The part of an RNA shown here (small-subunit ribosomal RNA, 5' domain) has 519 nucleotides and comes from an uncultured bacterium. Model confidence (mean pLDDT): 83 of 100. It matches the Rfam family "Bacterial small subunit ribosomal RNA". Its family is annotated with ribosome and structural constituent of ribosome in the Gene Ontology.

[in-house]
Context: one part of a larger RNA
RNA sequence: GGAUGAACGCUGGCGGCGUGCUUAACACAUGCAAGUCGAACGAAGCACUUAAGAAUGAUUCUUCGGAUGAAUUCUUUUGUGACUUAGUGGCGGACGGGUGAGUAACGCGUGGGUAACCUGCCUCACACAGGGGGAUAACAGUUGGAAACGACCGCUAAUACCGCAUAACCCGCUAGGGCCGCAUGGCCCGGACGGAAAAGAUUUAUCGGUGUGAGAUGGACCCGCGUUGGAUUAGCUAGUUGGCAGGGUAACGGCCUACCAAGGCGACGAUCCAUAGCCGGCCUGAGAGGGUGAACGGCCACAUUGGGACUGAGACACGGCCCAAACUCCUACGGGAGGCAGCAGUGGGGAAUAUUGCACAAUGGGGGAAACCCUGAUGCAGCGACGCCGCGUGAGUGAAGAAGUAUUUCGGUAUGUAAAGCUCUAUCAGCAGGGAAGAAAAUGACGGUACCUGACUAAGAAGCCCCGGCUAACUACGUGCCAGCAGCCGCGGUAAUACGUAGGGGGCAAGCGUUAUCC
Repeated sequence: GGAUGAACGCUGGCGGCGUGCUUAACACAUGCAAGUCGAACGAAGCACUUAAGAAUGAUUCUUCGGAUGAAUUCUUUUGUGACUUAGUGGCGGACGGGUGAGUAACGCGUGGGUAACCUGCCUCACACAGGGGGAUAACAGUUGGAAACGACCGCUAAUACCGCAUAACCCGCUAGGGCCGCAUGGCCCGGACGGAAAAGAUUUAUCGGUGUGAGAUGGACCCGCGUUGGAUUAGCUAGUUGGCAGGGUAACGGCCUACCAAGGCGACGAUCCAUAGCCGGCCUGAGAGGGUGAACGGCCACAUUGGGACUGAGACACGGCCCAAACUCCUACGGGAGGCAGCAGUGGGGAAUAUUGCACAAUGGGGGAAACCCUGAUGCAGCGACGCCGCGUGAGUGAAGAAGUAUUUCGGUAUGUAAAGCUCUAUCAGCAGGGAAGAAAAUGACGGUACCUGACUAAGAAGCCCCGGCUAACUACGUGCCAGCAGCCGCGGUAAUACGUAGGGGGCAAGCGUUAUCC
C1' cells in the first nucleotide's frame, strides 16, 4: 500500500447492487416450511332429481255416504354434481432448504477403468393385456384406556393382494457352431427342459398397465498422481496379509464365515498425537509464491447422542420407523409426547450479525388428464454506512480586503472572495399530476414502485484524523520528567512546532480514525 462476512470511537443527506451468528453442531415457546390425485376404490355427508308408499289435506263435484286430489312433510328408491372429505390405493416425502460436528480418507481435485454394476419418471422400437379367486380398511356393533392409542366380532371395493393361461434366449441349466480381446473372459447364432407378466379409468380426445431391447439422465465401485504439522510419536498389525470353499451384494472384494499358510506396512516416515470439510475460486504479489475456503457453484458428511433395519428405482431417510442414553413436557402414576444445523422468532454465549413481513405475479419443483392445489425453494419488501459504486450539501460575481476571532515588533498580518450583497440554477429530498416493462388470451407480491412532467424555496443535507522526523501540514497560551503522548526514533525537568486548548494549515470525505487478521 492492498484486502475483510469485521468490531469499536466520533459523525451521518440520498440512491443502486450486494451482503449480514466467524462465538454455544447450546437449549428452544409459537406459527409456517410436503403434499397431491374423486379421471384407481368403496363409503359417508350436502344440493338437486326419478319413481313408489305413508301422513296432512287446499280446490272441484256431490245422491251428503263419498269421489277428486294441488301444495307440504317423512320413508324407500333412481340418477346427477367443476361439491366436501376420514379411509384403502398411486406418485412424491432420497429433490429442494440448513449446517461443517466428524473426516488426513479414494473424502476431495485431476486423469483413467468396470470384460465386476444399477437406474423410478422421460424418449424410441417390438410384442402383449385371456380367464379366475380369497381377503381387508373405511363402516356398523361390543369393549379397554386419563390420554396416546387400541382389542374382539360382522359386512364391502379397487389400478390393493394371490393363483392359472400365454410369451421371447428375459432368467436358470445345458448339446453344438462362429468371431474377438487386455488375464479372469466378452459378443453372436442355435436345439431341448424348467420358470416368471399385466389394470383399468374416462367427458371417447386420451391417460394409464406388462415384458424385452436401446438411449438419455442420475448413481455405485476400482486405480495412478496430488492433498497440514509433530520423531520431545519408531516400530505397527490377528480378519491382520494371502489362498481355497461358501454366503452376501446391483456388483468386485476378508465385505462376512469355516479351513489352510505366515504373511502385510514402515526413516521414500508406518503407527500415534494435534489440527482441518475438499475444490472452482477469493485476497495479495511484476511473477514465482504466500494466505484463505464467507457469499455463488460442484462434491462429501451430518440432522439431540449412539446403534439398527424396514419400505422403495433410489435412504440405512432433517420435518419416517425401532432400540438405548441425556434433556424437556403431559399424566388419573398405569403410561405417553418431543427434536429449528428449514424460514421467522426467543433465551444464552459474545466485541458482534436482521422481520414471529408480502406473494405464489415470475423462475423452478411435487401431484393431477386438466382446472387447480402445495411450495419460508424462489421472487420481493423491512432493518444495519457492513461493503462497493454513483450523486448531493450549490454556481457566477463580489475589496469597504467589513465585523468577529487569532496573532503582533502595535505599523500590521492571517482567516479571506471566505461571508454579506447582487445575478442565476434545481441534481437529491419535499409537493402535485401522469405512470410502466417484467405477462404468451387472462393473471403483478413488488407498487401507484421505477420513470416522466410541472410548480416551489439556497433552502433540509459535513464530518473525522493529523500538523517533531519517517510524512503533506505552525503559531500562541496553559503545564513544568507533573499531567500526558507514542507505530519506530523519541517528547515533557519554565519560552514544548511532539502533552492540553485555541487560531491557522494538511489529508480524506458520508465517512474518518483505531483495533484484529492476511499478503